Background
Predicted 3D model of a 75-nucleotide RNA (transfer RNA) from a Phycisphaeraceae bacterium. Lineage of the source: Bacteria > Planctomycetota > Phycisphaerae > Phycisphaerales > Phycisphaeraceae. Rfam family: tRNA.

RNA sequence: GCCCCCAUCGUCUAGCCCGGCCCAGGACACCGGCUUUUCAAGCCGAGAACAGGGGUUCAAAUCCCCUUGGGGGUA
Numbered sequence: 001g002c003c004c005c006c007a008u009c010g011u012c013u014a015g016c017c018c019g020g021c022c023c024a025g026g027a028c029a030c031c032g033g034c035u036u037u038u039c040a041a042g043c044c045g046a047g048a049a050c051a052g053g054g055g056u057u058c059a060a061a062u063c064c065c066c067u068u069g070g071g072g073g074u075a
Base pairs, nucleotide, nucleotide: 001074002073003072004071005070006069007068010028011027012026013025020058031045032044033043034042051067052066053065054064055063
């Protein structure tokens, strides 16, 4: 240099292939409440994410292009 793969809440992860309701779902953690003499456990609730930019489309996490970062392959 070329080719392939990956990037989503604080962490892990589903959804992407095959575009479509809502508040992008779940687990753990954090926060608030209930329960308890207290802690833990349990129950309820809240906050929190699509790497960046552009394009296609009525509609994009999903399709296309570029860039950034990470990983692998190759003379």

The sequence is in RNAcentral, with records from ENA. The prediction has a mean pLDDT of 81.